């Protein structure tokens, strides 16, 4: 830097990703060459082979084999010499180099000193020596013993093996004198004791040595290399706080190369450790290695240094140098051979081989090179080494062509069918050939060295030596590396992994919360760029590429650079005060920190850099740099520090007048409760939301007297006071702490702060022992309740009170340590001092402490803090580091217990939390509004019948709507059609559209036969135009193709309901916040209105509001049919009028309100069209249109014929009733609106009527026409009725092919339920309800239902506490799918981890004691001596007893996390319906 916590936001914090490394693994793929690198696991256990030997110029013997002599039994032997193998004695070397990292927290490691406390073979260098002697012994030879392994006994022998002796300069040791001394020791001199290999060798020789080289011996330098000793550095854990008896020190002793309790006698009794000793884990240090801007982090292969180790485990010997990988002795596991008696063996060395494991190579080639070892040399040995092989395991190099080529081929995918895209990509043409093939040629490395051969030099010398000499030999890699006008042909050489966002790079089909994906966040539930593949195309690397592990970054997420603590994780409940940290002013000192300057030293490699060598890189060389809490050494004082001396501004002490619920004892007062007596009194008290349980007629409650007991102290009382904090409140007295504040006399930094310790610390709790009036956990009843182990009530233990002992916790809070300094102010108020005034007291001023509010700069995530900091600093101290698990287990400390403090891990999630914003909710609060309640009038819910609907039946009962906002809704009319539904019967380019090819000539009407019809089959009639090709128009066959009321309204447009005709949505500018955002649109009045007005960091503005528009009602004018002539009426146009204009009051004004005039109407006049941003995944795929899907002789089309009309039963609108404010019967009136030619239909005439006949008249202000309640008269008289009319039955009318199923009407008969309707629940505020009737649309016919029209015409509204909606402010949230939310807890089942657990296996450790190998080393014995031998210390293993400390199992328990969902409450978030929460 990025994703992820939210509906947006900032901030706090975690998880996760890009990067860069690996000794790597695995997956798919694999053309070369180069240089590197290769058991991280089993320090598991090993078969074969090799890995340390060498020297004959140290030595004696000496096989094979050559030669010569002698002898022979003719097999062969002896002798000499020549040779030299094996094996021995001797020497050197094996203690190097090669592996390995178990052990080890240590002077092992790095890094610097010290070593007056020390060695050092070989090598260099100085000086010096090198005489005389002896004895063995191994080999060989002989004999025994053994299965081996190997041993023993006897004779012989040599040496540079061994061993006496002699000389002693210089050297070691004791001891003496003299001297110096830094007292440690060093120098001179002296006594006395201490050693050698006359060896090998070439050459010469006069045989006597002479000399050469190497070699011994004494000493003295040095080099190398090593002990040992010091400072200083480098893991974790305190849930390891005490450890140590040779321990610490001394004396004198022994050992060692050497100090030194290293070891031993004694004597003291001491070391060590919060600067972390002891003890557990856990590791080889390190130069470097990887990352990192650095600081730092994590590693410690390869290669270099040290160190450790060698089957474990112990121990010495040899030797310069080992306690000794490829030596030796014991003890142990183990593995082998064996004649059972008894041996043998040690790959963490090269190679390899089982094993383990995700995982790591050939049983190779050579000493050519370089380096070791032995040797005079030549050489021999060297699995060190240098090669080679094998493995894409790294890093670096190279290839798989290269140019031109658009018909933008074909094919693939995609497509809006235009076309895009693969893609110059490919064929196609021209080139070139790296690299691998093939042919030839071919190294560097070899400098050196080499008893060779020649020359030179030195020398007496042809020895020896030496020489830029010559010449010849020496190569494991290797016929490799590298070359070539050589051959051939694009010819043999591409994959891998991603395409949702982070993060480059998109579509198609498939699949349908399935299969699956995933690094986080998250992706699939029919249109998936996220799954699978296919596939196509693209994005990246590239002989690789991905995934997985681990490390570091990033992560400023442990912060030294560089975090922080009010509220996000975090300040201990306070305080005394140890150690430690940290410290005022001055003056000299000194020189430990600190600065400088020089000088060791900081191995090489490795890293920067500059040059250089492989055609370039990687790699290699070479030169320069760098690297420290390091040593010395010489200044330098300013700051630390240390000492000395002073000083008064910090503390602190004195005097003095104050405040106060500080604190602790003891005394002492009223009031009020209860409780006892007694007095008056009488039925109720109490208590709650209502109640009840409890008291009370044995006398309560209420009242008076009067007693008793206990426990708290009204008022005063104050964001008043006192304390460190917990906390403290009646007077009084007695102890006693601390403050402030004045005064400046004394002391002189004496001071902050505090790890550990201590002390103090509310409530509850506990313990002894008192005390108990009230209150009152538990526990009892009564109540609520679905249940109520609460919440109320009524009682009551414990307790609360006191004394003395513990407990040690609190949301112990300012959620804010303590301490010092500093930085604007303004107003309370509590103490103290001074001033002004005053007679005194106020009241003003000032300053000092203390407690509070507002508020600048500053801070801060915001909130908010702001001299009483959370500002700006500095000191100390505590704590923090995702959420749960959990402040919990185990452990340990405290406690009488309950518990306290310290304090994890597995596991699991990717958020957990803080502020603030916007909604949205609240059994939050406050304004407002609505027929929303109340007031009222009429009804529904009961009852018959219509109609819709739910269920139900059914072959079908087509679908489709579902709280308000479904159910007289789509449907403005289902007998057929409608008709999408079922049954049966056809049809298949199709009932409809369009084109194209071919054939045919019709189309059509009508007859006639089959069928239920569609349909079929036959007979008759029967075109148009034309340049004669055709052309239209139908019809047949055939291909495109129609069709689809088949899903999907949760892909969609379109339209429509809702909230709501509610009054609210919003924008641009500005301003305000880090920002989500806010202001405007809030306040303070007002209105029906975000309707105006005033005010304001706003200011305009849109899209709702209202107006505009249409009717209605006045009334002018103008014009008209109709028409009986006008006025009026009417109709219809254009105007008029109504604006809070006037007047009167209110309101601070204003808007605006209340009243009034006038007017046909008075404050939007009445009604209507009009529906803002938006909400419900609201309803429509079935009005329509339309995107995927699916059907194509069928889910598409045709006919018939049923069905949508069923019918135990439930909900809905509604008509019509239950009567007399009625019914019936006559009479007698008054309308509007609307319709009419396939229509309305008048007079007239039949029928009781529906209706028929027939038709005037009207395409209509001409004509088709009637209202009905009303009123008037007469009958009924309270009954299932002269109420109602449902149901039936008969008999007609009408439309219509066609009224069975299934239509309306009449008319005669027929007369059900039902007497006003439970809970509950709709409409309505004036021309409204209620009544009453007309008319239209659908329609061939069917209206109780729609949608309109009029007649007649009320009651009633106090008012907003209450339902229910809704607007605006303000609060509160843990809600934003927004309260139908969120969310806890037990319970049941599944899974995981963990915890305790009688036990029960193992690890490791310490104590005591038995045994006691090997072997040092002391002592005895023995011997000539050395060995053996015995004894003793100490010892390793091994064994008993005991104890730590840890790990693994454990029937059974405990609680945790998770899990689609399951049970039971409803605890919390709003006043969550008992306000939440902390301790007990």
């Nucleotide at each position: 830097g990025a994703g992820u916590u939210u509906g947006a936001u900032c901030a706090u914090g975690g998880c996760u990703c890009a990067g860069g490394a690996c000794g790597a693994a695995c997956g798919c793929u694999g053309g070369c060459g180069g240089c590197g690198c290769g058991c991280u696991u089993a320090a598991c256990a090993c078969a074969u082979g090799c890995a340390a030997g060498u020297c004959g110029a140290g030595c004696g013997a000496g096989a094979a084999c050559c030669a010569g002599u002698c002898c022979u039994u003719c097999g062969g032997g002896a002798c000499u010499g020549g040779g030299g193998a094996c094996a021995g004695c001797g020497g050197c070397g094996a203690a190097c180099g090669g592996g390995u990292g178990a052990g080890u927290a240590a002077c092992a490691c790095g890094u610097g000193a010290g070593u007056c406390a020390u060695c050092c073979a070989c090598c260099c260098u100085c000086g010096g020596u090198a005489c005389c002697g002896g004895g063995a012994u191994a080999g060989c030879c002989c004999g025994g013993g053994g299965a081996a392994a190997c041993u023993c006994g006897g004779a012989u022998u040599a040496a540079u093996a061994c061993c006496g002796g002699a000389u002693g300069g210089c050297c070691c040791a004791u001891c003496c004198g003299c001297u110096c001394u830094u007292c440690g020791g060093g120098g001179c001199g002296g006594c006395u004791g201490g050693a050698a290999a006359a060896g090998a060798u070439a050459g010469c020789u006069u045989c006597g040595g002479c000399c050469u080289u190497c070699g011994a011996c004494c000493g003295g330098g040095g080099a190398c290399g090593a002990g040992c000793u010091c400072g200083c550095g480098g893991c974790g854990g305190a849930u390891u706080a005490g450890c140590u008896u040779g321990u610490u020190g001394g004396c004198g002793g022994g050992g060692u190369a050497a100090u030194g309790g290293c070891c031993c006698a004694c004597c003291a009794a001491g070391g060590c450790g919060a600067c972390g000793a002891u003890c557990c884990g856990u590791a080889g240090c390190u130069g470097g290695u990887c990352u990192g801007a650095g600081a730092g982090g994590a590693c410690g292969a390869u290669c270099a240094g040290c160190c450790a180790c060698a089957c474990u485990g112990g121990g010495a010997c040899u030797g310069a140098g080992a306690c000794a990988c490829g030596g030796c002795c014991c003890a142990g596991a183990c593995u082998c051979c064996u004649a059972c008696g008894g041996g043998a063996g040690g790959c963490a060395g090269c190679a390899g081989u089982g094993g383990g494991g995700a995982a790591u190579c050939u049983u190779g080639c050579g000493c050519a090179a370089u380096g070791g070892g032995c040797g005079a040399a030549a050489g021999c040995c060297u699995g060190a080494c240098g090669c080679a092989g094998c493995g894409a395991c790294g890093c670096c190099g190279c290839g798989u062509g290269a140019g031109g080529g658009a018909a933008g081929a074909a094919g693939g995918c995609c497509u809006u069918c235009g076309g895009g895209u693969u893609g110059u990509a490919a064929a196609c043409c021209u080139c070139u050939u790296u690299c691998a093939g093939g042919a030839g040629g071919g190294a560097c490395g070899a400098a050196g060295c080499c008893a060779c051969u020649c020359g030179g030099g030195u020398u007496a010398a042809u020895a020896g030596c030496c020489c830029a000499g010559a010449g010849g030999g020496u190569g494991a890699c290797g016929g490799u590396a590298c070359c070539u006008u050589c051959c051939a042909g694009a010819a043999g050489a591409a994959g891998c992994c991603c395409c949702g966002g982070c993060u480059a790079a998109c579509u198609a089909c498939g699949u349908g919360c399935c299969a699956g994906c995933a690094g986080c966040c998250g992706c699939g539930g029919u249109a998936a760029u996220a799954c699978c593949g296919u596939a196509g195309g693209g994005g990246g690397c590239a002989a690789g590429c991905g995934u997985u592990g681990u490390c570091c970054g990033g992560a400023u997420u442990u912060a030294u650079u560089g975090g922080g603590c009010g509220u996000a994780a975090a300040g201990a409940g306070c305080g005394u005060g140890u150690a430690g940290g940290c410290g005022g002013u001055u003056a000299c000192a000194c020189a430990g920190g600190u600065c400088c300057g020089c000088u060791g030293u900081g191995a090489a490699a490795a890293c920067u850099c500059g040059a250089g060598g492989c055609u370039c890189a990687a790699c290699c060389u070479c030169g320069a740099g760098c690297u420290g809490u390091c040593g010395g050494u010489g200044g330098a004082a300013a700051c630390c520090g240390u000492g000395u001396g002073g000083c008064u501004a910090g503390a602190g002490u004195c005097c003095g007048g104050a405040a106060g619920a500080g604190g602790a004892g003891a005394g002492u007062g009223g009031a009020a409760u209860u409780c006892c007596c007694g007095g008056u009194g009488u039925a109720g008290c109490g208590g709650u939301g209502a109640a009840a349980u409890g008291c009370g007629c044995a006398g309560a409650u209420a009242u008076c007297g009067g007693g008793a007991a206990g426990a708290a102290c009204a008022c005063c009382c104050g964001u008043g006071g006192c304390u460190a904090a917990g906390g403290c409140g009646g007077c009084u007295c007695u102890c006693u702490a601390g403050u402030a504040c004045g005064g400046u006399a004394c002391u002189g930094a004496c001071g902050c702060u505090g790890a550990g310790a201590c002390g103090c610390g509310a409530a509850a709790g506990c313990g002894u022992g008192g005390g108990g009036a009230g209150c009152g956990a538990a526990c009892a009843g009564g109540a609520u309740u679905a249940g109520a182990u609460a919440c109320c009530c009524u009682g009551g233990u414990a307790g609360u009170c006191c004394a003395c002992g513990c407990c040690g916790u609190a949301a112990a809070c300012g959620a804010u340590g303590g301490g010092u300094g500093u930085u604007a102010g303004g107003u309370g108020u509590g103490g103290g001092g001074g001033g002004u005034g005053u007679c005194g007291a106020c009241u003003c001023c000032c300053u000092c402490c203390g407690u509070g509010c507002c508020g600048c700069a500053g801070c801060u995530a915001a909130c908010g803090c702001a001299u009483u900091a959370a500002g700006c600093a500095c000191c100390c101290c505590g704590c923090c580091u995702g959420g749960g698990g959990a402040g919990u287990a185990c452990g340990g400390c405290c406690g009488c217990a309950a518990g306290g403090c310290u304090a994890a891990a597995a596991c699991u999630c990717a958020a957990a939390g803080g502020a603030a914003u916007u909604g949205a909710c609240g059994g939050g609060g406050g304004c407002c509004c609505g027929c929303a309640c109340a007031a009222g009038c009429a009804g529904c819910g009961g009852a018959g019948c219509a109609u819709g609907u739910g269920g139900u039946u059914u072959a079908a009962u087509u679908c489709g709507a579902c709280g308000c906002g479904u159910c007289g809704c789509g449907a403005a009319g289902a007998a057929c059609c409608u008709u999408a539904c079922c049954a049966a019967g056809g049809c298949u380019u199709g009932a409809c559209a369009u084109g194209c090819a071919c054939u045919u000539g019709a189309a059509u009407g009508u007859c006639g036969g089959a069928g239920a019809a569609a349909u079929u089959c036959g007979g008759c009639a029967g075109c148009c135009u034309u340049u004669c090709g055709g052309g239209g128009c139908a019809a047949g066959u055939g291909c495109a193709c129609a069709g689809g009321u088949g899903g999907u309204g949760c892909a969609u447009g379109g339209c429509u309901g809702u909230c709501g005709u509610c009054a609210g949505c919003u924008c641009g500018u500005g301003u305000c916040g880090u920002g989500a955002g806010a202001u405007g649109u809030u306040c303070g009045g007002u209105u029906a209105a975000g309707u105006c007005c005033u005010g304001c960091a706003a200011c305009g503005a849109g899209c709702g509001c209202a107006a505009c528009c249409c009717u209605c009602a006045u009334u002018g004018c103008u014009a008209g049919u109709u028409a009986u002539u006008u006025u009026c009426u009417c109709u219809a146009g254009c105007g008029a009028g109504a604006c809070u204009g006037c007047c009167c009051u209110g309101c601070a004004a204003a808007a605006c309100g209340g009243g009034g005039a006038g007017g046909a109407a008075g404050g939007u006049g009445g009604g209507g069209a009009u529906g803002a941003c938006g909400u419900c995944a609201a309803g429509u795929c079935a009005g329509c249109a339309c995107g995927g899907c699916c059907c194509u002789u069928a889910c598409a089309c045709c006919u018939u014929g049923g069905g949508c009309u069923a019918c135990a039963c439930a909900c809905a609108c509604g008509c019509u009733a239950c009567a007399a404010u009625g019914g019936a019967c006559g009479g007698u009136a008054c309308a509007a609106u609307g319709g009419g030619u396939a229509g309305c239909a008048a007079u007239a005439g039949a029928g009781c009527g529906a209706u028929c006949u027939g038709g005037a008249g009207c395409a209509a202000a001409u004509c088709c026409g009637a209202a009905a309640a009303a009123c008037c008269g007469u009958c009924c008289u309270c009954a299932g009725u002269a109420c109602g009319g449902a149901u039936u039955g008969c008999a007609g009318g009408c439309u219509g092919a066609a009224a069975c199923c299934c239509g309306c009407c009449u008319a005669c008969a027929u007369g059900a339920a039902g007497u006003u309707g439970g809970a509950g629940u709709u409409g309505c505020u004036a021309g409204u309800a209620a009544a009453c009737g007309c008319a239209g649309g659908u329609c061939a016919g069917c209206a109780g239902a729609c949608u309109g029209c009029g007649u007649u015409g009320a009651a009633u509204a106090c008012g907003u506490u209450c339902u229910c909606g809704g607007g605006g402010c303000u609060u509160g949230u843990a809600c934003a799918c927004a309260c139908c939310g969120c969310c806890c807890g037990u319970c049941a089942c599944g899974u995981c981890a963990u915890g305790a657990a009688a036990g029960c296996c193992g690890u490791u450790u310490g104590u005591a004691c038995c045994c006691g190998a090997a072997g040092u080393c002391g002592c005895c014995c023995c011997u000539u001596a050395a060995a053996a031998g015995g004894c003793g210390c100490c010892g390793a293993a091994g064994g008993u007893a005991u104890g730590g400390a840890u790990g693994g199992u454990g029937a059974u328990u405990g609680g945790g996390a998770u899990g689609a969902a399951g049970u039971c409450g409803u605890a919390a978030c709003a006043a969550g319906g008992u306000a939440a929460c902390c301790g007990u």